[in-house]
Predicted 3D model of an 80-nucleotide RNA (c-di-GMP-I-GGC riboswitch aptamer) from an uncultured Solirubrobacteraceae bacterium. Its Rfam family is "c-di-GMP-I-GGC riboswitch aptamer". Rfam links the family to the GO term cyclic-di-GMP binding. Its mean pLDDT, the model's own confidence on a scale to 100, is 86. It was read from a public genome assembly, where an Rfam model found it.

RNA sequence: GGUGCCAAGGGCAAACCGCCUGCGAGGGCGGGACGCAAAGCCACGGGCCUUCUUACAGGAAGGUGGCCGGGCUGCCACCG
Numbered sequence: 001g002g003u004g005c006c007a008a009g010g011g012c013a014a015a016c017c018g019c020c021u022g023c024g025a026g027g028g029c030g031g032g033a034c035g036c037a038a039a040g041c042c043a044c045g046g047g048c049c050u051u052c053u054u055a056c057a058g059g060a061a062g063g064u065g066g067c068c069g070g071g072c073u074g075c076c077a078c079c080g
Stems, first nucleotide, its partner, number of pairs: 001079004011036002016031006034066001040072003044069003047064007
């Protein structure tokens, strides 16, 4: 530097349920595991979603990192 077929020790946690929170999309905590080799971090580009506004072209403010790209960092194994 590349790869994630094998192994080990681990990690995260979708749907759903409970409580809290937000106008909302959503978010937090607990339970729970469909999955994940970055499902670790960053809303920078695109997508999608929400609220407000609009002259219906659009604009503003947000959300989503478990939609994709990009940036930063990183465990183990194997290969070079």